[in-house]
């Protein structure tokens, strides 16, 4: 210094309007870590003028070792905008944990 660095709304119901509610669906950033992580440590994204604040996981199994694997049954998703929104449209052609040259 240079390049790369976030994924998903398909069908059904109601309704004047819902990719926002309902019933099913679907999605999962970066480092650690005896072994592969959205729920374990911890970092960014967000919020806040600052100080600083910030989501969620159990049981059973194999194993030398897994809250990571396999089964099972749960849960969690910033802000502004629209019928209430993790999936839509925006800030953002933006920033950035960090990878790789």
């Nucleotide at each position: 210094c240079u390049u790369c660095a976030g994924g998903g709304c398909g069908g059904a119901g109601u309704g004047a309007a819902a990719u926002u509610c309902u019933c099913c669906a679907c999605c999962g950033g970066c480092g650690g870590u005896u072994a592969u992580a959205g729920u374990c440590c911890g970092c960014g994204a967000g919020c806040g003028c600052a100080a600083g604040c910030u989501g969620a996981a159990u049981c059973a199994g194999u194993g030398a070792a897994a809250u990571u694997c396999u089964g099972a049954u749960a849960c969690c998703g910033a802000c502004a905008g629209u019928a209430u929104a993790g999936u839509c449209u925006g800030g953002a052609u933006g920033a950035a944990a960090g990878a790789a040259g």